[in-house]
Molecule: transfer RNA
Organism: Planctomycetota bacterium
RNA sequence: GGGUGGUUAGCUCAGCUGGGAGAGCGUCGCGUUCGCAAUGCGAAGGUCAGGGGUUCAAACCCCCUACCAUCCA
Numbered sequence: 001g002g003g004u005g006g007u008u009a010g011c012u013c014a015g016c017u018g019g020g021a022g023a024g025c026g027u028c029g030c031g032u033u034c035g036c037a038a039u040g041c042g043a044a045g046g047u048c049a050g051g052g053g054u055u056c057a058a059a060c061c062c063c064c065u066a067c068c069a070u071c072c073a
Stems, first nucleotide, its partner, number of pairs: 001072007010025004019056001027043005049065005
């Protein structure tokens, strides 16, 4: 330098054919316990990497850029 895959909550990751942004863990609150752990219920938590385009509508399609992984040179 080129090819491929990836970037979504604090962490690890789903998200199907374009229309609701989600799960587990963690955090916080409440219940249960003599207390802790475990457990039940609830809550908070998002620039869907950045920009542009297409579309009535974009995390999802197209282009550019950045970063990570991997292969080739």